[in-house]
Context: one part of a larger RNA
Molecule: small-subunit ribosomal RNA, central domain
Organism: metagenome
RNA sequence: CUGGGCGUAAAGGGCAUGUAGGUGUCCUGAUAAGCUCUGGGUGAAAUUUCUGCUUUUAAGGCAGAAAGGUCCCAGAGAACUGUCAGGAUUGAGGUUAGAAGAAGAGAGCGGAAUUCUCGGUGUAGUGGUGAAAUGUGUAGAUAUUGAGAAGAAUACCAGCGGUGAAGGUGGUUCUCUAUUCUGAAACUGACACUGAAGUGCGAAAGCGUGGGUAGCGAACGGGAUUAGAUACCCCGGUAGUCCACGCCGUAAACGAUGUGCACUUGAUGUAUCCCUUUCGGGGGGUGCGUCGUAGCUAACGCGUUAAGUGCACCGCCUGGGGAGUACGGCCGCAAGGCUAAAACUC
Numbered sequence: 001c002u003g004g005g006c007g008u009a010a011a012g013g014g015c016a017u018g019u020a021g022g023u024g025u026c027c028u029g030a031u032a033a034g035c036u037c038u039g040g041g042u043g044a045a046a047u048u049u050c051u052g053c054u055u056u057u058a059a060g061g062c063a064g065a066a067a068g069g070u071c072c073c074a075g076a077g078a079a080c081u082g083u084c085a086g087g088a089u090u091g092a093g094g095u096u097a098g099a100a101g102a103a104g105a106g107a108g109c110g111g112a113a114u115u116c117u118c119g120g121u122g123u124a125g126u127g128g129u130g131a132a133a134u135g136u137g138u139a140g141a142u143a144u145u146g147a148g149a150a151g152a153a154u155a156c157c158a159g160c161g162g163u164g165a166a167g168g169u170g171g172u173u174c175u176c177u178a179u180u181c182u183g184a185a186a187c188u189g190a191c192a193c194u195g196a197a198g199u200g201c202g203a204a205a206g207c208g209u210g211g212g213u214a215g216c217g218a219a220c221g222g223g224a225u226u227a228g229a230u231a232c233c234c235c236g237g238u239a240g241u242c243c244a245c246g247c248c249g250u251a252a253a254c255g256a257u258g259u260g261c262a263c264u265u266g267a268u269g270u271a272u273c274c275c276u277u278u279c280g281g282g283g284g285g286u287g288c289g290u291c292g293u294a295g296c297u298a299a300c301g302c303g304u305u306a307a308g309u310g311c312a313c314c315g316c317c318u319g320g321g322g323a324g325u326a327c328g329g330c331c332g333c334a335a336g337g338c339u340a341a342a343a344c345u346c
Base pairs, nucleotide, nucleotide: 004317005316006315007300008299012314014201015200016199017198021194022193023192025088026087027086028085029084030083031082033081034080035077036076037075038074039073040071041070042069049065050064051063052062053061054060091191092188093187095184096183097182098181099180100179103177104176105175106174107173108172109171110154114150115149116148117147118146119145120144121143125136126135162169163168206247207246208245209244210243211242215241216240220236221235222234223233258313259312260311261310262309263308266291267290268289269288270287271286272285273284274283275282276281295302296301319346320345321344328339329338330337331336
């Protein structure tokens, strides 16, 4: 390299958008680059292969043929691919009328709880645990009650429910923005799919500047436990968690399953929309689940939401360790990220 693979054995990029590239619906006509056929040139000789001749045979010698191909050669063909022209509507996208939702951003508002502050009542404990102790309390705690402040999170509803490309997303109101689905018939007329680069988004933690800090809480201090206890349990508690702006760019970023399209027995739940109805129900679309037929799979399992059957395009894998490391490069304030070996060893 060919090949074989990527749910769990090595292997799907975290997700999208999109350039080049690759691939691309139906009909008609033209063309003839690819393609197919025929002829021609060429493919030196020797060698190799095959055929024949010769030496009685062999080796050797001689004669001829074949040969993977290749050509800015000639001619023919026109199904397919390509190209050009014209047309079409099923793919794709607008229009219009509806529907759905924790989809995103900003601003405002609400109640419960927690902690703290002040006041009232009230008196000796409280808190915590397996049991305790540290802690807290006669400077009046805990409990209870009235008032106030602050920050964070939004009980019930709540659901293998919804929604988003993924990360994610949950009180409520308003404003702005995006999406999906359904019905209808008119419109555009292949405008499509994928996508190396590039660009954007991207949990948590972490970083920079400025705020904020109720609760929780790495680090740290103390009390226990223990042989020890740099832990598990308890009392405290700083960064952080929150907000604004800017970085970081990683996760078991998982369905460990790339995206799109088509085809292939069924049963059932749920969300939403439409049609119909004799009001019990019946039918259709879309999304998300559960179980299972054929088939697939090493098995487990998957099974119209495929890991079945095919097509298009991208990414990735090639024994374990060394190592996702070194060196170099690019990015980053840093932490570090991305790209990515070899010696050696089994």